The part of an RNA shown here (small-subunit ribosomal RNA, 3' major domain) has 462 nucleotides and comes from an uncultured bacterium.
Context: one part of a larger RNA
RNA sequence: UGACGGGGACCCGCACAAGCAGCGGAGCGUGUGGUUUAAUUCGAUGCGACGCGAAGAACCUUACCAGGGUUUGACAUGCAUUUGCACCAGCCAGAGAUGGCUGUCCCGUUCGCGGGCGGAUGCACAGGUGCUGCAUGGCUGUCGUCAGCUCGUGCCGUGAGGUGUUGGGUUAAGUCCCGCAACGAGCGCAACCCCUGUCGUCGGUUAGGAUGUCCGGCGAGACUGCCACGCUAAACGUGGAGGAAGGUGGGGAUGACGUCAAGUCAGCACGGCCCUUACGUCCUGGGCGACACACACGCUACAACGGUCGAGACAACGGGUUGCGAACUCGCGAGGGGGAGCUAAUCCUAUCAAACUCGGUCUCAGUUCGGAUUGCAGGCUGCAACUCGCCUGCAUGAAGCCGGAGUUGCUAGUAACCGUGGGUCAGCACACCACGGUGAAUACGUUCCUGGGUCUUGUACA
Numbered sequence: 001u002g003a004c005g006g007g008g009a010c011c012c013g014c015a016c017a018a019g020c021a022g023c024g025g026a027g028c029g030u031g032u033g034g035u036u037u038a039a040u041u042c043g044a045u046g047c048g049a050c051g052c053g054a055a056g057a058a059c060c061u062u063a064c065c066a067g068g069g070u071u072u073g074a075c076a077u078g079c080a081u082u083u084g085c086a087c088c089a090g091c092c093a094g095a096g097a098u099g100g101c102u103g104u105c106c107c108g109u110u111c112g113c114g115g116g117c118g119g120a121u122g123c124a125c126a127g128g129u130g131c132u133g134c135a136u137g138g139c140u141g142u143c144g145u146c147a148g149c150u151c152g153u154g155c156c157g158u159g160a161g162g163u164g165u166u167g168g169g170u171u172a173a174g175u176c177c178c179g180c181a182a183c184g185a186g187c188g189c190a191a192c193c194c195c196u197g198u199c200g201u202c203g204g205u206u207a208g209g210a211u212g213u214c215c216g217g218c219g220a221g222a223c224u225g226c227c228a229c230g231c232u233a234a235a236c237g238u239g240g241a242g243g244a245a246g247g248u249g250g251g252g253a254u255g256a257c258g259u260c261a262a263g264u265c266a267g268c269a270c271g272g273c274c275c276u277u278a279c280g281u282c283c284u285g286g287g288c289g290a291c292a293c294a295c296a297c298g299c300u301a302c303a304a305c306g307g308u309c310g311a312g313a314c315a316a317c318g319g320g321u322u323g324c325g326a327a328c329u330c331g332c333g334a335g336g337g338g339g340a341g342c343u344a345a346u347c348c349u350a351u352c353a354a355a356c357u358c359g360g361u362c363u364c365a366g367u368u369c370g371g372a373u374u375g376c377a378g379g380c381u382g383c384a385a386c387u388c389g390c391c392u393g394c395a396u397g398a399a400g401c402c403g404g405a406g407u408u409g410c411u412a413g414u415a416a417c418c419g420u421g422g423g424u425c426a427g428c429a430c431a432c433c434a435c436g437g438u439g440a441a442u443a444c445g446u447u448c449c450u451g452g453g454u455c456u457u458g459u460a461c462a
Stems, first nucleotide, its partner, number of pairs: 001462002003459003007456007015446002019410005026300008034291002042053002064286007073125001077124008088103006105116004127275002130273003136269002138264003141260001143258001148187006154163003167178003193252004198220007223246001226240005302403001306362007318349003323342002328337003369400001374395007416438007
């Protein structure tokens, strides 16, 4: 000087408390451990691994396994020799990769050849998701959006170092004020950026026209500006007026010096090491989907604040040309036929929605709750749904009657509940990312738990 303390003082955070909804019990989905396996590819492992890399494993992906092939190679560049093949079309063998057969190179030309494309042989080389994240770059997580981390000059100290940055107030903040051997400055804080809330103004496709809603641009508005009180003064705090909004209005982006030899050599790049008829590469099939079990994160429930039937109402963000696909029509339905319109404020998704409202029924039961599981019959995508997709109809109807110890999230348009859209994607979403609808309860307070900040104290630790 730090770090640590079941030392002290002060302060903060959904940290506790006060509340609401959960998880932990059941079934199912997904991830992980373990076990199994020819293989169940690899990585991630307290917080900060476990719906994580993966924004989508039937083949492909794919890195794993078995088998069948191949060796200048699936891919790049160059050299030498040689050659006209390759593409395409057809036939045969094969699980396919691949092999065999048939047909045909192009341009220029001084007819010597040169160039392009391709094949064969040889040589340089290619190739490796093989190892090392403890050799690295880059990127990321975390402490933490915590308020800190430093520098120049000066001063103090033999020195390590200190001072400044401590103290008194104050703040969300090393924010600001006052004081002070310090005076200044930098990276952080704040502001500048984006969205949203109010108004004015200008313009506008869509609509036959106009206004409004709406969309886009520009501008105004909030600054403790005004008033009162408190603080010796200041900073600031409390209350009030006006106002759409009040003291950072709400949200986002933005992550200081550093810590964890944190994570990633499998995104990419890269040093070193290793393989080179194989640890490269091609293909078929299988596996990543196994299942006594254990954990993590979710979905659906256990019902009457409900289930079911009928009728009725109200969104937002988005996406769409190998795409979205209307009307009409067939089907109980998934879906099929159909093909208008739309490169999209115009058409479609989409009458855009569900919770909601009204009426009927069920009457507390393992039920008209719950839907697992299984059987049959179908639909769609796709060469192909057996391993191993999604959906529909009929039948079947399991566990489950609110969950031990413990534990998670959340302070307002939030939690909770409800549906909708998108990315990935041929197909496949209970996940993820976004969007709107309905819309609470509680916070006395900081003793305690936990994490952090400042000062101080002890230390045999560095």

Notes:
Model confidence (mean pLDDT): 81 of 100. It matches the Rfam family "Bacterial small subunit ribosomal RNA".